FMN riboswitch aptamer (RFN element) from Actinoplanes lutulentus, 176 nucleotides, folded computationally. It matches the Rfam family "FMN riboswitch aptamer (RFN element)". Rfam's curators write: The RFN element is a highly conserved domain that is found frequently in the 5'-untranslated regions of prokaryotic mRNAs that encode for flavin mononucleotide (FMN) biosynthesis and transport proteins.
């Protein structure tokens, strides 16, 4: 150094002014925000080779929207538990499967959806207001169910999540 094994920690950013409102960090308006691996014409730095432009090589940096993956959601499987036993349905956990968002113009160039300019465009799920009725509980201030009417719509709030990660690294042990 490569390959496999194991172990350990690390592994996501962002709401500020201003309207509108009874009420928005949720909606107009302008602002902000960008996980991992790859590709990769930029940009730094080493060697080497040249006379010189430059060439060749090695590091290093370089894409939200180019190809994959995570994350969420969904299916069916297999264990476990709830349950002593069977069905069935529930939680979970394990791996496997499927679903999953968005980019143009010009420019340079032999080549660019990555580079330069300019203009666009995306961001899992579940939550969030207010009025009046009735119930219950309360000394009250209130608060929880439930109807009925209106409303307000999250990339950034809060919540699963002190969770889960694609991966980088670090030490260890075996190969080669």
């Nucleotide at each position: 150094a490569c390959g496999c094994g194991c172990u350990g920690g690390c592994g996501g950013g962002a709401c500020u002014c201003g309207g509108u409102g009874a009420a928005a960090u949720u909606c107009c308006g302008a602002a902000c925000c960008g996980g991992c691996g790859g590709u990769g014409a930029u940009c730094c730095g080493g060697a080497g080779c040249g006379a010189a432009a430059g060439c060749u090589u090695c590091g290093g940096u370089a894409a939200g929207c180019c190809c994959g993956c995570g994350a969420c959601c969904c299916g069916g499987a297999u264990g476990u538990c709830g349950u002593u036993c069977c069905a069935u349905c529930g939680a979970c956990a394990u791996g496997c499967g499927g679903u999953u968002g968005a980019c143009c113009u010009g420019g340079u160039g032999a080549g660019a959806c990555u580079c330069c300019a300019g203009g666009g465009c995306c961001g899992a799920c579940g939550g969030u207001u207010g009025a009046u009725c009735a119930g219950g509980c309360g000394a009250a201030a209130g608060u929880c169910u439930g109807g009925u009417c209106a409303g307000a719509c999250a990339g950034u709030c809060c919540g699963g999540a002190u969770g889960g990660g694609a991966g980088a690294c670090a030490g260890c042990g075996c190969g080669c």